Two RNAs folded together computationally: RNase P RNA and transfer RNA, 489 nucleotides in total.
RNA sequence: GCGGAGGGCUGGAUGGCCGCGGGCGGGGCGACCUGUUCGAGGAAAGUCCGGACUCCAUCAAGGCACGGUGCCGGGUAACGCCCAGGCGGAGCAAUCCGACGGAAAGCGCCACAGAGAACAAACCGCUGCGCAUGCGCAGUAAGGGUGAAACGGUGGAGUAAGAGCCCACCGCCGCGCUGGCAACAGGGCGGGCAUGGCAAGCCCCACCGGGAGCAAUGCCAAAUAGGGGCCGCGCGUGGGGCAGGUCGUGGCAACACGAAACCGACCCGCAGGAUCGUCUUGAUCCGAGCAGGUCCGGGUUGGCAGCUAGAGGGCGUUUGGCAACAGGCGCCCUAGAUGAAUGGUCAUCGAAUUGGUGUUCGUAGCAAUACGGCCCCAAGGAACAAAAUCCGGCUUAUAGGUCCUCCGCGCAA
RNA sequence: GCCGCACUAGCUCAGGUGGUAGAGCACAUCAUUCGUAAUGAUGGGGUCGGGGGUUCGAAUCCCUCGUGCGGCACCA
Numbered sequence: 001g002c003g004g005a006g007g008g009c010u011g012g013a014u015g016g017c018c019g020c021g022g023g024c025g026g027g028g029c030g031a032c033c034u035g036u037u038c039g040a041g042g043a044a045a046g047u048c049c050g051g052a053c054u055c056c057a058u059c060a061a062g063g064c065a066c067g068g069u070g071c072c073g074g075g076u077a078a079c080g081c082c083c084a085g086g087c088g089g090a091g092c093a094a095u096c097c098g099a100c101g102g103a104a105a106g107c108g109c110c111a112c113a114g115a116g117a118a119c120a121a122a123c124c125g126c127u128g129c130g131c132a133u134g135c136g137c138a139g140u141a142a143g144g145g146u147g148a149a150a151c152g153g154u155g156g157a158g159u160a161a162g163a164g165c166c167c168a169c170c171g172c173c174g175c176g177c178u179g180g181c182a183a184c185a186g187g188g189c190g191g192g193c194a195u196g197g198c199a200a201g202c203c204c205c206a207c208c209g210g211g212a213g214c215a216a217u218g219c220c221a222a223a224u225a226g227g228g229g230c231c232g233c234g235c236g237u238g239g240g241g242c243a244g245g246u247c248g249u250g251g252c253a254a255c256a257c258g259a260a261a262c263c264g265a266c267c268c269g270c271a272g273g274a275u276c277g278u279c280u281u282g283a284u285c286c287g288a289g290c291a292g293g294u295c296c297g298g299g300u301u302g303g304c305a306g307c308u309a310g311a312g313g314g315c316g317u318u319u320g321g322c323a324a325c326a327g328g329c330g331c332c333c334u335a336g337a338u339g340a341a342u343g344g345u346c347a348u349c350g351a352a353u354u355g356g357u358g359u360u361c362g363u364a365g366c367a368a369u370a371c372g373g374c375c376c377c378a379a380g381g382a383a384c385a386a387a388a389u390c391c392g393g394c395u396u397a398u399a400g401g402u403c404c405u406c407c408g409c410g411c412a413a
Numbered sequence: 414g415c416c417g418c419a420c421u422a423g424c425u426c427a428g429g430u431g432g433u434a435g436a437g438c439a440c441a442u443c444a445u446u447c448g449u450a451a452u453g454a455u456g457g458g459g460u461c462g463g464g465g466g467u468u469c470g471a472a473u474c475c476c477u478c479g480u481g482c483g484g485c486a487c488c489a
Base pairs, nucleotide, nucleotide: 001409002408003407004406005405006404007403008402009401010400012349013348014347015346016345017344018343020039021038022037023036024035025034026033027032041384045395046394048393049392050391051390052389053213054212055211056210059282060281061280062279063278064277066209067208068207069206070205071085073083074082075081086100087098088097089096090095101204102203106202107201108198109197110196123144124143125140126139127138128137129136130135131134152170153169154168155167156166172191173190174189175188177186178185179184217305218304219303220302227296228295229294230293231292232290233289236270237269238268239267240266244263245262246259247258248257249256250255272286273285274284275283298488299487300486310334312333313332314331315330316329317328318327319326320325353379354378355377356376358374359373361372362371363370364369414485415484416483417482418481419480420479423438424437425436426435432469440456441455442454443453444452462478463477464476465475466474
């Protein structure tokens, strides 16, 4: 200098004028006025994961069903995420990728081609025998062909020709040793020389999981038809209780006093029911109407809360850790709209890029000149893109600018 | 903002338990007819919304991107 890999930051700036929303303060009866301060992203996106929070009459434990994850060890509130290892693959390398548990628990699939695709198989070929120039029988699976894949591989010895038939080394299986928390790695002994793929096919194993979602939900106001239909469970029983109803007395009446246990409100218990996939056990609630569920029809489409300070973010320093991350100390920061705020305009600066001029710069070249660098002038004017309950991640889109680390190639010293 | 569904020939739809894509209508040609329609025969037309992955092989299984459509408030 060129090419590549990994990680971080930024992603317009300044000033004036006009116009918006929130907080705090002041003035005003109020409408409003005024001062100050804050006000859109790294992805706010996709809605793919995990939660916080709210409701479902609703809680716990265990089993079954259904769904999800899947090497090991850590991190985290948690995760399908992050870190660091192992194994496998790509790459010269830095690095990157991996739906990465199990195929002797069982079932299923492997089309076409091919002799044969799982306890299969002889088309061509090779060898031997018979007969004769091409058939038959026997042996064979080393060679060839088909196919994505052919029931271990290479070499040797042996054989009629061959074959783990035998031997050596790999491979596979079993046993054990060493290192490591582990995944796993390395070595040793023995062995039959004998066993394809697909689990992003069903399945088995380990672990995790209620359902909906801020349009959740709670309160206020208003209006109507608090209208109809259907379904589910129950409307059962015992005790207590006395304000109401009832009864009696007094009273014109309003009302006052008393009684019993009848009705009903209420309390306790039992039967019963509910606890949102289903079953069991507990626990809780309901217990006479719940208006529970659903359908048709009708009325409002108003206001407030939820609404933003929490597993918050950033910087500096320090402790532990390879790291992710966790802790301590100090400082700084923090949008809450609701037809939906954060904008419009003017001026200056402003990256990439394009064009022009020059150059005692570098490379190539005899030179003209070409490319690059530098200076000046003119143009240009940065991509993807907008909070809507809030966080932690993943994935996708992205013009540029800049910093750090590493690898390869070339050159110079 | 959240939840759910769909995408296959020009149009309307099947196919999804992976073996190399179908039906009807429409279009073209021929036959029949005086001529047209109808009818009969033949034929063309497909990146299965895009990309990636698993597999020998994907319309079908998985991941991701795009486009279109529908629903979600309260009273009773």

Annotation
Rfam match: Bacterial RNase P class A. It is annotated as a ribozyme. The prediction has a mean pLDDT of 75.